RNA sequence: GUCCUCGUAGUUCAAUGGAUAGAACAUCGGUUUGCGGAACCGAAAAUGACAGUUCGAUUCUGUCCGAGGACA
Numbered sequence: 001g002u003c004c005u006c007g008u009a010g011u012u013c014a015a016u017g018g019a020u021a022g023a024a025c026a027u028c029g030g031u032u033u034g035c036g037g038a039a040c041c042g043a044a045a046a047u048g049a050c051a052g053u054u055c056g057a058u059u060c061u062g063u064c065c066g067a068g069g070a071c072a
Base pairs, nucleotide, nucleotide: 001071002070003069004068005067006066007065010025011024012023013022018055027043028042029041030040031039048064049063050062051061052060
């Protein structure tokens, strides 16, 4: 340099173009306990950026940014 794959809560993963983007673990609060832990209940937390297509985009298209891989 060319090509391919990928980018979603703090982490690991879901979501066939259509309802308020969901779950586990973690975090915080509560119940419980002599205190903690465990258990139970609840809360907060995310679509890499900018455009395009569409009635509607996490999903499709383009460029850029980042990660990994193949070839040279």
A computed fold for a 72-nucleotide RNA from a Patescibacteria group bacterium, annotated as transfer RNA. Rfam family: tRNA. From the family's description: Transfer RNA (tRNA) molecules are approximately 80 nucleotides in length.